[in-house]
Source information
A computed fold for a 77-nucleotide RNA from a Burkholderiales bacterium, annotated as transfer RNA.
RNA sequence: GGGACAUUAGCUCAGUUGGUUAGAGCACCGGACUCAUAAUCCGUUGGUCGUUGGUUCAAGUCCAACAUGUCCCACCA
Numbered sequence: 001g002g003g004a005c006a007u008u009a010g011c012u013c014a015g016u017u018g019g020u021u022a023g024a025g026c027a028c029c030g031g032a033c034u035c036a037u038a039a040u041c042c043g044u045u046g047g048u049c050g051u052u053g054g055u056u057c058a059a060g061u062c063c064a065a066c067a068u069g070u071c072c073c074a075c076c077a
Stems, first nucleotide, its partner, number of pairs: 001073007010026004019057001029043004050066005
């Protein structure tokens, strides 16, 4: 220098052909149970969907640029 993939909750991830309230597990918090703790069970909280633009009646989803991370190739020494 060229290319591929990823970016969604505190963490790990799903999200179908763009379509009507953005989800799961774990964690946190509250409760039940227990003499108490753990385990287990129930409930709750938590989101500018990496950033900025564009397309569209409508964007997590499509397009572009940028940022960050992982990997591959090439070049120099």

Description
The prediction has a mean pLDDT of 81. It matches the Rfam family "tRNA". Its family is annotated with triplet codon-amino acid adaptor activity in the Gene Ontology.